[in-house]
Molecule: c-di-GMP-I riboswitch aptamer
Organism: Chthonomonadaceae bacterium
C1' cells in the first nucleotide's frame, strides 16, 4: 500500500418512539432519551428497484441493491 475483518483497543453513526420546524406528499432537518443495528449506516442519485407527486426534462430513499470516492484500527 492492497486484500480481508475479530469475544482487540479508541471512537463513530444512530432503528424506532416522543416534541419542535419545513414540505401537496414521499420525506428531510433539529433536540432530549432510549439504543433496532451497522466495518464505512461517511459521502455521491450514474444504474437498478421501491416511495411521492402540482404528472414535468419532477421530486423522494445512499441504513434497498449495485457502482465511484474519502477515512480509523489491526488479529487471522
Nucleotide at each position: 500500500a492492497c486484500c480481508u475483518g475479530a469475544c482487540a483497543a479508541a471512537g463513530g453513526c444512530a432503528c424506532g418512539a416522543c416534541g419542535g420546524a419545513g414540505g401537496c406528499g414521499a420525506c428531510u432537518c433539529c433536540g432530549c432519551u432510549c439504543a433496532c443495528g451497522c466495518a464505512a449506516a461517511g459521502c455521491c442519485a450514474c444504474g437498478g428497484g421501491c416511495c411521492c407527486c402540482a404528472c414535468g426534462c419532477g421530486g423522494g430513499u445512499g441504513g434497498c441493491c449495485g457502482g465511484g470516492u474519502u477515512g480509523c484500527c489491526a488479529a487471522a